């Protein structure tokens, strides 16, 4: 780089440096000199992967359950993934333009494995 499963309506910020952007992408919208974006340090959350219990197994890989004031590895800390985008139902509406609810998939993040 493909891929394959799992989660995406919950939760967590503050100080220092820098100084103009950012919010994957296009469209709207919103953050942002009351200092974005990145880096640093401390801290939170959060519980996918260790490890820690229980059951399966002769046992090792492995599988299935569980607990935590969470060993360790990631990850997260504006706004549901901020919000549309592809389709498909419902409701409104209909002269035009234009919206509300919902399913599904795309795509993106993230974790854990595979090539």
């Nucleotide at each position: 780089a493909u891929u394959u499963c799992a989660u995406g309506c919950a939760g967590a910020g503050u100080g220092g440096c820098u100084g103009a952007g950012g919010g994957a992408c296009g469209g709207g919208c919103c953050c942002u000199g009351u200092g974005a974006c990145g880096c640093c340090a401390c801290g939170a959350c959060a519980a996918c992967c260790u490890g820690c219990c229980u059951g399966g197994g002769c046992a090792a890989a492995c599988c299935a359950g569980g607990a935590g004031u969470a060993u360790g590895g990631u990850g997260u800390c504006a706004a549901c993934u901020c919000u549309c985008g592809c389709u498909c139902g419902c409701c409104a509406a209909a002269a035009u333009g234009a919206g509300g609810c919902g399913g599904g998939g795309a795509a993106c993040a993230u974790g854990a494995g595979a090539u």
The prediction has a mean pLDDT of 80. SAM riboswitch aptamer (S box leader) from an Acidobacteriota bacterium, 115 nucleotides, folded computationally. NCBI's taxonomy places the organism under Bacteria, Pseudomonadati, Acidobacteriota. Its Rfam family is "SAM riboswitch aptamer (S box leader)". Its family is annotated with regulation of gene expression in the Gene Ontology.